[in-house]
RNA sequence: AUAGUGAAGGGGCACCCCGGGCGAAAGCUCGGUUCGCAAAGCCACAGGGUCUAAUGUCCGGAAAGGGCGAUGACAGCCGUGCUGCCACA
Numbered sequence: 001a002u003a004g005u006g007a008a009g010g011g012g013c014a015c016c017c018c019g020g021g022c023g024a025a026a027g028c029u030c031g032g033u034u035c036g037c038a039a040a041g042c043c044a045c046a047g048g049g050u051c052u053a054a055u056g057u058c059c060g061g062a063a064a065g066g067g068c069g070a071u072g073a074c075a076g077c078c079g080u081g082c083u084g085c086c087a088c089a
Stems, first nucleotide, its partner, number of pairs: 004088003012037002017032006035076001041082002047078002049074003056068004
């Protein structure tokens, strides 16, 4: 240095929930919180999967409502890729 492993030590992140803001929604963001995580760091332009359903479109006399539908979202769903602290029980 690379690979493997993650016992110990020093640290890191922050589920659910609550409040403010953004958004049609999913969800994101800020603060609190701390379920858990050895990549729970980054990437949605490896791939798969899941969520929402706006503009639109179809059904409906119309309305209500419903169907289709990502171009929207999720990396703490699986996973590809990239990067990475410390240590060697």
Predicted 3D model of an 89-nucleotide RNA (c-di-GMP-I riboswitch aptamer) from Sulfobacillus harzensis. The source organism's lineage runs through Bacteria, Bacillati, Bacillota, Clostridia and Sulfobacillus. The sequence is in RNAcentral, with records from Rfam.